[in-house]
Context: one part of a larger RNA
Parts: sequence; C1' cells; structure tokens
RNA sequence: UUGGGCGUAAAGGGCUCGUAGGCGGUUUGGUAAGUCGGGUGUGAAAACUCAGGGCUCAACUCUGAGACGCCACUCGAUACUGCCAUGACUAGAGUCCGGUAGGGGAGUGUAGAAUUCCUGGUGUAGCGGUGAAAUGCGCAGAUAUCAUGAGGAAUACCGAUAGCGAAGGCAGCACUCUGGGCCGGUACUGACGCUGAGGAGCGAAAGCGUGGGGAGCAAACAGGAUUAGAUACCCUGGUAGUCCACGCCGUAAACGUUUGGGCACUAGGUGUGGGUCCCAUCCAACGGGAUCCGUGCCGCAGCUAACGCAUUAAGUGCCCCGCCUGGGGAGUACGGCCGCAAGGCUAAAACUC
Repeated sequence: UUGGGCGUAAAGGGCUCGUAGGCGGUUUGGUAAGUCGGGUGUGAAAACUCAGGGCUCAACUCUGAGACGCCACUCGAUACUGCCAUGACUAGAGUCCGGUAGGGGAGUGUAGAAUUCCUGGUGUAGCGGUGAAAUGCGCAGAUAUCAUGAGGAAUACCGAUAGCGAAGGCAGCACUCUGGGCCGGUACUGACGCUGAGGAGCGAAAGCGUGGGGAGCAAACAGGAUUAGAUACCCUGGUAGUCCACGCCGUAAACGUUUGGGCACUAGGUGUGGGUCCCAUCCAACGGGAUCCGUGCCGCAGCUAACGCAUUAAGUGCCCCGCCUGGGGAGUACGGCCGCAAGGCUAAAACUC
C1' cells in the first nucleotide's frame, strides 16, 4: 500500500467561512467519452493450462491445442455515469410576506446591595485570626455603630435538570445599532446543493507591547505558624495580574469527561423551552389532542470487547473532509514558516523494551 479502524484501547482538526477538487434531485431529447458486446490486428520464443509422446518412473523434455492483462482500429448497444440544450419541473436550497422566543454580538447611559478608603459624630480597650496560636491592627482612639463623600469591580434573589450562540462563550436595568434561529403562508427563483486539501476569519485563561485604571482578590515576595525539615497546605500582609482602549499571542480536560459535517431511513414512553392548528371553555386562564423545531431522562430492534449508545445513534446506508497503525525516545531534535518575547505550527532518527 491493500485492509481495518477513530465515545472509553492509537486515532475527529478548537470552531466557522470558503478556493480547487470529490460527490450530487425529478424529467425530455441528443451525443456516445466512461461502460458493455462483436470483429480485425497486435500480444516473439520460453514459461502457464489441457491432450498426446520420449528418457524404466518422476523431475526434465518434445509435439499439438488453448490461454495471454493491456493496446490500436472498426462495427454496434444506450440502462447507468459524463457531456450538450435558448430544454422542462419543484419535493433539495434560497428569496418574499406575517408572526415569535432568547444571558447571541457591539456601543452608550444608569441603578441598588456589598467590600475598601477619606471626613465627622457616638464610644472604650481591645480587634483580628486559628485546630490552637502568633505575626498584624489599636489609647496618636482601633474593632463596633451612625451620617456624608470617593473609587473600582461584580451584578444576590429570579435561576432552572431552562435559554441563546459555529465554537470560544453569553446574566442588574434602559436605549441605539446589529447577526442568526424557529413557526405559519406557499407568492417568487429554479438544483442555485453537500463537503471542503490549501487559504482566510473567530478563538477561554494565562502571557506580551503602549497608555490608562486599581476597590476586592491575588502568582512572586515578606513575615507568623505547623513540621524532623516545610522553598507547601493554615494565618497576617502584599506586587505583577485581574479591569479599560488599541495591538499581539493562538493554546486548553478548546469535553458531550476524547463522539467531524450533510442527507435519508428505522418501536415507543415521559419531562421541559419556542411556534402553529383542533377540541373544550360565555370571555379568558387552566386543560386534552395533533404537528414542526430545540433540549433532557428511560427504553425496543440493531450495534458494541464490554461499559453502554439507542429518531439529539455509537443502528441501517450514501457523499466529502480530518486522523490512527506497539511502548519509550518525543509532540522532542534538525530544517522551514509564524511571533516583540514566551513560544506555536509542521515533524523525524539513532538507541531501547
């Protein structure tokens, strides 16, 4: 390589968009490239297969026949694939119209609680902290309590087993701008689709650059404890950072506790979120049923090594991409590309078991 695989054994790219490519709905006509068939040529001999013969047999060998991937030319077939048509269609896809839910995104403003600090009042000897303590704070008046004020960060309750987003992720309230979804109508386009090597964009936290900001928390650091020691766990402090703007970085247990995307099919039951319709209801709420979309649990067939999965598949099929091929060495070295750096991406071998 062929093959077999990728929830947990090695293996799904962090996510999306999209180029090339691969694959692609129903139908009509044409063509005949793929495909299929006939013929001709070629396909040396040896080898191979079959039949017969020769060495006493066999191996071996001789004769005859067959076969010989592929290729070229030619004549046909037209179901499927391809190609052509100013072709046709509407079930895929999209547009339009009417609704609708939502912590989806960006910006601006604003609210209350709490912590800290400043000022003032009351007030007096402790406070704080722990397993127990001590460091620490406090008679220069702390802690406690009351009244102003400042500033930063985060939004209790609602809150959910809930919602939205491609993923990362998203939560006080209001406004402005803005993306996507779902449902219903079936007016329009008429296959415009799926996937996606390269590529581009997004991408938690930490980290980096420049400038701000800094309440609380808190790597590093200092001190107090603990301990045999304690470069820790506990305590008192505390700087980067955490926050904002702009620019980098591009990684995560980037997870559904390792499950790529799309389409179709294959028992049910029961919660819950968003629509639509029907029944019931004087009106309405509540209620019952049907259906579409999402999100959970249980479970049949089937699958699975088992665990388990099970219409949100890990079932049954098709299309496209990524990835795996014993452990260590090693996601390392070297080289290349990217980065200010930290480092990232790509990615071996010797050797060894």

Small-subunit ribosomal RNA, central domain from an uncultured marine bacterium, 353 nucleotides, folded computationally. Rfam family: Bacterial small subunit ribosomal RNA. The RNAcentral record of the full RNA draws on ENA.